[in-house]
RNA sequence: GCAGCUGUAGCUCAGUGCCAGAGCACCGGUCUUGUAAACCGGACGCCGGAGGUUAAAAUCCUCCCCGCUGCU
Repeated sequence: GCAGCUGUAGCUCAGUGCCAGAGCACCGGUCUUGUAAACCGGACGCCGGAGGUUAAAAUCCUCCCCGCUGCU
């Protein structure tokens, strides 16, 4: 330099155009002598950045950036 994959919650990941979700973690409560477990509830997201298409974009297109892999 070329090609491919990847980027979504604190972490691991789902989500192929129509209100952004799960598990774990965190906070509060119930229970317990206490802790853990279990159960109930809650908070946390500019969906990597910019632009475009669309009535509508995490999702489609273009460019850029981080990371990984392959080729030269």
This is a predicted structure of a 72-nucleotide RNA (transfer RNA) from Odontamblyopus rubicundus. Its Rfam family is "tRNA". The organism belongs to Odontamblyopus, within Eukaryota. The coordinates come from a structure-prediction model, not an experiment, and the mean pLDDT is 81.